[in-house]
């Protein structure tokens, strides 16, 4: 240098293919339960979807270009 993949909540992934309310584990926090912890139940918080454009009535999904990691190839 070329060619692939990933980037979505603290952490770890799904949702993109086929555009329409942004979910799941687990962790946090409240409360509830218990002599009391931990399970165990209930509720909550907490995303500008990696970054700028672009196409649309409408983008996490399509398209360009960037960044950062991992890989393969000389």
């Nucleotide at each position: 240098c070329g060619g692939g993949g990933a980037u979505u909540a603290g952490a770890g992934c799904a949702g993109c293919c086929u555009g329409g309310u942004a979910g799941c584990u687990c962790g946090u926090u409240u409360g509830g339960c218990u002599c009391a912890u931990a399970a165990c139940c209930a509720a909550a918080a907490g995303g500008u979807c990696g970054u700028c454009a672009g196409u649309u009535c409408g983008a996490a999904u399509c398209u360009g270009a960037c960044a950062u990691c991992c890989c393969c190839u000389a």
Overview
Transfer RNA from Schlesneria sphaerica, 74 nucleotides, folded computationally.